Description:
Lysine riboswitch aptamer from a chicken gut metagenome, 168 nucleotides, folded computationally. RNAcentral holds the sequence, with entries from MGnify.
Order: sequence, then C1' cells, then structure tokens
RNA sequence: AGAGGUGCGGCUCACAUCAGUACCGCUGCCGAGAGUCCCGUCGCUCCGAGACGCAGCAGGAAAGGGUGCGCCGCCGAAGGGGUUCGGCUGUCGGAAACCGGGCCGCCUGGGCGUCAGGCCAACAGCCUGCCGACUGUCACCGGAUUGGGUAUGCCCCGGUGGUGCGCU
Repeated sequence: AGAGGUGCGGCUCACAUCAGUACCGCUGCCGAGAGUCCCGUCGCUCCGAGACGCAGCAGGAAAGGGUGCGCCGCCGAAGGGGUUCGGCUGUCGGAAACCGGGCCGCCUGGGCGUCAGGCCAACAGCCUGCCGACUGUCACCGGAUUGGGUAUGCCCCGGUGGUGCGCU
C1' cells in the first nucleotide's frame, strides 16, 4: 500500500414514529392544595375570581431515538466494557439511569438469525451475551486407475484448528 461485504462511521435532506401525546382555548364535574424532570434544600409561581385532577369539544407540536436516498471519510473501519471528568434546565447539594469528552491494545475478523438481558414512549431501533448456520483469512491434514487447471508448488473440494497483536 491492498483485500473481506447485506462491511464501518459521520453529515444533509426527506419520511414515519413520538401523537391526536405535551401544550393552548372553551365547557362541565370535583373541591384544596398544586407546579417547578428525580431526592433533599432554599426560593419562586398558580390557586375558593375554583387551582390540581377527570371528562368533552376545537386547535395542535418538538426533542431524543429510527428508516431511506445522497454525499463525505474509511477497512480497528468501528462498537462495547472499565475508569475518570463534565452535563442532567430557579439556588445549593446529591445522583442510579441517560448524554458528552479523556484515558486503558480490557473484549470483539465480518455481517445475519433465534433466545435472554439492557437502553428506549416503543412490539421500532440499538448494545451485550449464549447458540446456529454463513462468510473473509491463515495454518495443518486428506484423496491414489480419482473433477478442472497446472509451472507439480498450488488452486478447487472435504475436514480440523486459529482469528485483526491477523492476512496479502
């Protein structure tokens, strides 16, 4: 430098989902607390001029997560785990999960599928693990009047084992 193939990551746009949800307005019922994502704290705000809640009617989202086209960068691509730092929305403190960054060759050759667990609004999707077949690559073994090629090395075929710290 190069290869693997439903290969990997990022971005834009579109679409679906979220969701007829949140929220806003009106009406009815109820009747005393309620909101400020979670816990504590100090505050603030709404509320008998009826809050909160429930129901009906009329409007009606977005983010995160996803899929597809395209483009870009790539082939430890990248993903996960551990650890650490930061964020998590009035103040201060805390934080499991979640989100982001750093570090560690700790794990994973690659994608697919079943199952289990986790994240998630989700039966979408993603992640991890077990198992299964497939596939890349390498090593070793095998055939004996033998399927093809042949440079006799090997390719192809079958089997076993390894797996990116690899292979060419």